[in-house]
RNA sequence: AGGCGACUCGGGCAAACCAUGGGAAACUGUGGGACUGCAAAGCUAUGGGAACUAAGGUAUCGAGAUGACAGAUCGACGAUGCUAUGUUAGCCCGGCUGCUGGA
Numbered sequence: 001a002g003g004c005g006a007c008u009c010g011g012g013c014a015a016a017c018c019a020u021g022g023g024a025a026a027c028u029g030u031g032g033g034a035c036u037g038c039a040a041a042g043c044u045a046u047g048g049g050a051a052c053u054a055a056g057g058u059a060u061c062g063a064g065a066u067g068a069c070a071g072a073u074c075g076a077c078g079a080u081g082c083u084a085u086g087u088u089a090g091c092c093c094g095g096c097u098g099c100u101g102g103a
Base pairs, nucleotide, nucleotide: 005100012038013037017032018031019030020029021028022027035090042096043095044094047093048092049091050088051087052086056083057082058081059080060079061078062077064074065073066072
């Protein structure tokens, strides 16, 4: 110097939940609070995968309107499906940085 991680030192972070703010939502900021919590539970979502959400877009159906009462068209309404430009680093594999220093 690097690797490893232990009944190590000084410490660090903060799940659920609560309050409050942002967001269509997933989720997230701040404060409180600590999990059979975390040796990177520090950063990286423009490294790769996985998962979540569906505003917007789109397809179908329903209802309605126009109509030559057939077809077709339609601002707007409802339902279902698909979709990330949104989200998750405390989902996994990577990358970068970092405290301690027993075997």
c-di-GMP-I riboswitch aptamer from bacterium 1xD42-67, 103 nucleotides, folded computationally. The coordinates come from a structure-prediction model, not an experiment, and the mean pLDDT is 81. Its Rfam family is "c-di-GMP-I riboswitch aptamer". Gene Ontology term of the family: cyclic-di-GMP binding. Rfam's curators write: GEMM was predicted in a large-scale screen for bacterial structured RNA regulatory elements. The model forms 95% of the base pairs in the Rfam consensus.